This is a predicted structure of a 324-nucleotide part of an RNA (large-subunit ribosomal RNA, domain IV) from a bacterium. The sequence was found in a public genome assembly. It matches the Rfam family "Bacterial large subunit ribosomal RNA".
Context: one part of a larger RNA
RNA sequence: UGUUCGUUAAGGAACUCGGCAAAAAAGCGGCCGUAAGUUAGCAAUAUGGCCUGCCCUUUAUAGCAAUAUAAAGGGCCACAGCGAAAGACCUCUCCCGACUGUUUACCAAAAACUUAGGUCCGUGCUAAAGCGCAAGCUGAUGUAUACGGGCUGAUGCCUGGCCAGUGUCAGAAGGUUAAACUGCUAGUCGCAAGAUUGGCGGCCAAGCCCUGAUGAACGCCGGCAGUAACUAUAACUGUCCUAUGGUAGCGAAAUUCCUUGUCGCGUAAGUUGCGACCCGCACGAAUGGCAUAACGAGUAGAGGACUGUCUUAACGAACAAUCC
Numbered sequence: 001u002g003u004u005c006g007u008u009a010a011g012g013a014a015c016u017c018g019g020c021a022a023a024a025a026a027g028c029g030g031c032c033g034u035a036a037g038u039u040a041g042c043a044a045u046a047u048g049g050c051c052u053g054c055c056c057u058u059u060a061u062a063g064c065a066a067u068a069u070a071a072a073g074g075g076c077c078a079c080a081g082c083g084a085a086a087g088a089c090c091u092c093u094c095c096c097g098a099c100u101g102u103u104u105a106c107c108a109a110a111a112a113c114u115u116a117g118g119u120c121c122g123u124g125c126u127a128a129a130g131c132g133c134a135a136g137c138u139g140a141u142g143u144a145u146a147c148g149g150g151c152u153g154a155u156g157c158c159u160g161g162c163c164a165g166u167g168u169c170a171g172a173a174g175g176u177u178a179a180a181c182u183g184c185u186a187g188u189c190g191c192a193a194g195a196u197u198g199g200c201g202g203c204c205a206a207g208c209c210c211u212g213a214u215g216a217a218c219g220c221c222g223g224c225a226g227u228a229a230c231u232a233u234a235a236c237u238g239u240c241c242u243a244u245g246g247u248a249g250c251g252a253a254a255u256u257c258c259u260u261g262u263c264g265c266g267u268a269a270g271u272u273g274c275g276a277c278c279c280g281c282a283c284g285a286a287u288g289g290c291a292u293a294a295c296g297a298g299u300a301g302a303g304g305a306c307u308g309u310c311u312u313a314a315c316g317a318a319c320a321a322u323c324c
Base pairs, nucleotide, nucleotide: 001320002319003318004317005316006315007314008313010311011310014309019306027052029051030050031049032048037042039154053076054075055074056073057072058071059070060069061068062067077081082087089304090303091302092301093300095298096296097295101113102112117152118151119150120149121148122147123146129138130137131136155291156290157289158288160221161220162219165218166217167214168213169212170211171210174209175208176207181202182201183200184199185198186197187196188195189194222240223239224238225237226236249283250280261277262276263275264274265273
């Protein structure tokens, strides 16, 4: 000096990205008692308070009894009675995800995946879909309350407008369109039969064009001016463009650049946090929107308790290291 431990006056998070680590609390023992919120199940061992050993007596209950439990009373010992070990710290608030579950074997456990629920599409059975060259098999010894696929993701309240583009579905007309087939015709080869190469036509599939439907299909959801009897603002008006111009709800947000926006709360002091405002650079409705009890080794903020995290360092133990 290091590693692993132990103790510490006064203070008690001043440490730090952050209470990381440590400390403290501690018997899912008995009794009492327990808030907001809530999907009435929970929250909840909420939080919080008291008791706890041993000996004796009485009473009650159960038992044949030993004894057990409960209540009342008396006594004894200790610093200490859940006498050792082991064994929850708690509270308030926001975000995300409903939950239990799953995951990057060996840097990520999560807000990611899954999920029940919702919805759309396909599928009538030799099903669709999938594996295989095939035979065959799965689906399924199932049959639309079934099976496969996509998206969303409990629950509650809801889920607005646009079919112009792309996709999908439907459409006995019309346009375009290949080879094959076929009619006429020309050349070449051949004695011929015929073969072959062109030209002009006919016939003619899907597809595409065309017509329509369709958004819980891929997606998209404007600009510029003016205007009210203080000012400011603009319910209102005009105009351009578009398929339609973002509805409800939310909003400096896991989304806000400017930005530490502005106001309020919290602190002596707050780029974080919470509540509001709304000029949303660049939220927005199953690529789901907004709420949400319970749950979470999730993110963020605050408080109590507690402490060597710190002010500020000291001492001790074991083992290393160093020297002999």